[in-house]
Context: one part of a larger RNA
């Protein structure tokens, strides 16, 4: 100069205290380990692996296994030969790729040939989800949105180097003032970009209905109408700008007034410099290094879903602030053409049949649900709780045995708030409550938006954890 100290000073962060609410125990979902298998394909390993890669494993995928094909190949160029096919239909046949068989069938042309496309040969090559992410690119975690990390030039040091970047305030912040052998620049902070809060003004249709007509059991339903929501363009608006105090007359601070909003207004996107030889060679790309009748290639059918056990992460509960039944309200954001599917009808139900209407502010998914009103159940392993498991059915899809969702009737395990430990949150946040979207034929308790309903608490920084700044000791670099 770094790093490190059970060294100190100062500061910060749901770090810890105040608070709520969970996880650890129960069952199930689902990820990893160990185990077991012919295979249970492979990556990811504290924090940063473990509902991760996979935004969706019956076949496909798939990369494993077992069997069974092909060997210039499933795919590319390049040469030679022979054909007009190729591709469509029909047929026979295989587990299954492949095979055979019949019908149909090319374009330019100097008639040499050439293009396109099948077959077959020769070999140059293809191909590899084979190895090494400790050869690499590119992308990524992470420490972290933590405030900080560096040049230039001067200047001091024999010199590593140091100063500037320390120092008094200050701030979210190397933010901003003064001061100073430093002056000034750079990445980073911060602002500009998106959504959100408020007004105005343009524009009204598919949106909306105040006033007037018109109709209906009912409804903006119509006729009109753009005031009102609302939709999406433009502008305004917030700047310590204005008052008072505190500070050093300075930057800030405090309090206040206007104001929708007030000191970064909320939340998003933005992630210096480097560190972990962190990840990733299985997205891709690529050195080397291995296979080449196979580590390639294709079919089938299996595994990836196993099951004495061990952990992560959820879901659903143990109930009465609850459970069932009956009525009844109010929402946002998405989605739609091999698509989303309405009335009706039929089924108890999944669902069936219909098939209007919408390439969508017009139709449709579409019924929000916790909420309210009423009843009923009285503290029970219970009308709680719903695994398990029998019958019987629906849907996808060649096809649900291995192995899929769903409905209906039966059945009714564990469980009575969970040890020692540990996790998440400071406001529309935590808790709850539903809906919707992407993957997808199907399959959601995960991911990933949306909105309803709506808390408690922070006295403070001794303590544990992590970070920044200065200083201080070293047996490290």
């Nucleotide at each position: 100069u770094g790093a490190c100290g059970g060294g100190g000073c100062c500061c910060c962060g749901c770090a810890c205290a105040a608070g709520c609410g969970g996880u650890g125990g129960a069952g199930c979902a689902u990820g990893u380990g160990g185990u077991u298998u012919a295979a249970u394909u492979c990556g990811a390993a504290g924090c940063a692996a473990c509902g991760c890669g996979a935004a969706g494993a019956a076949c496909c995928u798939u990369a494993c296994c077992a069997g069974g094909u092909c060997u210039u190949g499933a795919c590319a160029u390049c040469c030679c030969u022979c054909u007009g096919a190729c591709c469509g239909g029909u047929c026979c046949g295989u587990a299954a790729c492949g095979g055979g068989a019949c019908c149909u069938u090319c374009c330019c042309u100097u008639c040499g040939g050439g293009g396109c496309a099948g077959a077959g040969g020769a070999g140059a090559c293809a191909g590899g989800u084979g190895g090494u992410g400790c050869a690499u690119g590119g992308u990524u975690g992470u420490c972290g949105u933590c405030a900080g990390c560096u040049c230039g030039u001067g200047u001091c040091g024999u010199g590593a180097g140091a100063u500037g970047u320390u120092g008094g305030g200050u701030u979210a912040a190397g933010u901003c003032c003064c001061g100073c052998a430093a002056c000034g620049a750079g990445c980073g902070c911060a602002a500009c970009c998106c959504c959100u809060g408020u007004g105005u003004u343009u524009a009204g249709u598919u949106g909306c209905u105040a006033a007037c007509g018109a109709g209906u059991a009912a409804u903006g339903u119509c006729g009109a109408g753009c005031a009102c929501u609302c939709u999406a363009g433009a502008c305004a608006g917030a700047c310590u700008g204005c008052c008072g105090g505190u500070g050093a007359u300075a930057a800030a601070c405090c309090g206040g007034a206007g104001g929708a909003a007030g000191g970064u207004g909320g939340g998003g996107a933005u992630g210096a410099c480097g560190u972990c030889a962190a990840a990733u060679c299985a997205u891709c790309a690529u050195g080397c290094c291995c296979c080449u009748u196979a580590u390639g290639u294709u079919c089938u059918g299996g595994g990836c879903u196993a099951c004495a056990c061990a952990c992560g992460u959820g879901c659903u509960a143990c109930a009465a602030u609850g459970g069932c039944c009956a009525g009844u309200a109010c929402a946002g954001a998405c989605g739609g053409a091999a698509g989303c599917g309405a009335a009706g009808c039929c089924g108890c139900g999944a669902g069936g049949u219909g098939g209007a209407g919408c390439a969508a502010a017009u139709c449709c998914g579409a019924g929000a649900a916790a909420g309210c009103u009423g009843g009923u159940c009285u503290c029970a392993g219970u009308u709680c709780g719903g695994a398990u498991u029998g019958c019987a059915g629906g849907c996808u899809g060649c096809a649900a045995c291995u192995c899929g969702c769903c409905u209906g009737c039966a059945u009714g395990a564990a469980g009575u708030c969970g040890g020692a430990a540990u996790c998440g949150c400071u406001a529309g946040u935590a808790a709850u409550c539903g809906c919707a979207g992407g993957u997808c034929a199907g399959c959601a308790u995960g991911c990933c938006g949306c909105g309803g309903u709506g808390a408690a608490u922070a006295c403070g920084u001794u303590c544990c954890c992590g970070g920044g700044c200065c200083u201080u000791g070293u047996a490290c670099a």
Predicted 3D model of a 477-nucleotide part of an RNA (small-subunit ribosomal RNA, 3' major domain) from an uncultured bacterium.